Glycine riboswitch aptamer from a Candidatus Sumerlaeota bacterium, 92 nucleotides, folded computationally. Model confidence (mean pLDDT): 78 of 100.

RNA sequence: GCGAUGUUCGCGGGAGAGACCCGCCCCAGCGCGGGCGCCGAAGGGGUAACCGCUCCCAGGAAACUCUCAGGCAAAAGGACCGCGAACGGACA
Numbered sequence: 001g002c003g004a005u006g007u008u009c010g011c012g013g014g015a016g017a018g019a020c021c022c023g024c025c026c027c028a029g030c031g032c033g034g035g036c037g038c039c040g041a042a043g044g045g046g047u048a049a050c051c052g053c054u055c056c057c058a059g060g061a062a063a064c065u066c067u068c069a070g071g072c073a074a075a076a077g078g079a080c081c082g083c084g085a086a087c088g089g090a091c092a
Stems, first nucleotide, its partner, number of pairs: 001091001006087008018036001020035005037072003043068001044066003050060002
């Protein structure tokens, strides 16, 4: 001096699946309890594609997979993407 990966914050975009049934409260809605059916893109798990290793084991690990959690009108949340700012400092 360029300022990578990464972290945090702000803004914008952002899918899927019953406004299900019964009971209580209640004008209704909302809420609570129970029941069945579903979704996967917070998080979490996996005897997991792949990476890694001479091979095996170890290690890492996805948008795959499981649905524990979460979700199935709106709101909120939301992986991921874009832009901006701050931190940081690989590298030259």